[in-house]
The RNA shown here (Bacterial large signal recognition particle RNA) has 256 nucleotides and comes from a Lachnospiraceae bacterium. Its Rfam family is "Bacterial large signal recognition particle RNA". The family's RNA type in Rfam is non-coding RNA gene. The prediction has a mean pLDDT of 76. The sequence is in RNAcentral, with records from ENA. The gene name in the source record is ffs. Taxonomically the source falls in Lachnospiraceae (Bacteria, Bacillati, Bacillota, Clostridia).

RNA sequence: ACAGCCGGGGAGAUAGCGGUGCCCUGUACCCGCAAUCCGCUACAGCGGGGGUGAUGGAGGUCCUGAGGGUGACUGUUUGUCGCGCAGCCCCGGGCAAGCAGUGUUGACGUUUGGGUCUUACGCGACCGGAGCCUGUGAACCGUGUCAGGGCAGGAAUGCAGCAGCACUAAACAGAUCCUUCGGGGUGUUGUAAGGUUGCCUGAAUUGAGCCGGCUACCCGGGUAACGGCGGUGGAUGGCAUUCGAAGGAUCUCCGU
Numbered sequence: 001a002c003a004g005c006c007g008g009g010g011a012g013a014u015a016g017c018g019g020u021g022c023c024c025u026g027u028a029c030c031c032g033c034a035a036u037c038c039g040c041u042a043c044a045g046c047g048g049g050g051g052u053g054a055u056g057g058a059g060g061u062c063c064u065g066a067g068g069g070u071g072a073c074u075g076u077u078u079g080u081c082g083c084g085c086a087g088c089c090c091c092g093g094g095c096a097a098g099c100a101g102u103g104u105u106g107a108c109g110u111u112u113g114g115g116u117c118u119u120a121c122g123c124g125a126c127c128g129g130a131g132c133c134u135g136u137g138a139a140c141c142g143u144g145u146c147a148g149g150g151c152a153g154g155a156a157u158g159c160a161g162c163a164g165c166a167c168u169a170a171a172c173a174g175a176u177c178c179u180u181c182g183g184g185g186u187g188u189u190g191u192a193a194g195g196u197u198g199c200c201u202g203a204a205u206u207g208a209g210c211c212g213g214c215u216a217c218c219c220g221g222g223u224a225a226c227g228g229c230g231g232u233g234g235a236u237g238g239c240a241u242u243c244g245a246a247g248g249a250u251c252u253c254c255g256u
Base pairs, nucleotide, nucleotide: 001256002255004052005051006050007025008024009023010022015041016040017039018038019037029049030048031047032046033045056254057253058252059251060250061249062248063247067243068242069241070240071239073238074237075236076235077234078233079232080231081230082229083228085227087226089222090221091220092219093218094217097215098214099213101210102209109205110204111203112202113201114200115199116198117194118193119192120191121190122189123187124186126183127182128181129180130179131178133174134173135172136171142167143166144165145164150159151158152157
């Protein structure tokens, strides 16, 4: 002076390898560059600088082992989709085993009367109309009486007649006792006829069940909150397998 050394590993990416970015280990020179990337086909990124060049490094085997990958193995948990599907929940029907209720102060059943229902006719009440009753009620075209006045007449007398008074028609108002006509979501009402066996009720008879609220059981239907089953993702453990830093033991090597 040179060779050598100045960290290593996992995933990803790549035909494959090293590096840059992520992660692990843990202390092992510095600067510049590099993911639609840089450099390679190799004991190593490319370019430049520096240190060391021997008691500190390098290599083999075994043990231990951070961390990562894979599993068409397994557990837990979570998202999502589907399915009434053993349970949970809801509805309908049946049964009468258990509980409750009711029943010898008489259940269920049977017979019979009445009510509830329909029709017709009464009675009562109510409402409306008319009559009866009371009052008012006509400048003339209502009645009676008609002062005054008027007309006719010689007169006697006769006639028409306003106002007033009395009455009344239509009409209006009142009264509701009576008469009459009509009405109907009218009545603890009467009579007659019909109808129904559903409900209520009285009576007679019979003599032990009846009921179906809860549970059990059976049948049918619904629901998707929980639960179940199946499909498909995520997370996290176990197990298997694989790569494997750092550490420990032992052996070997250190040149030109």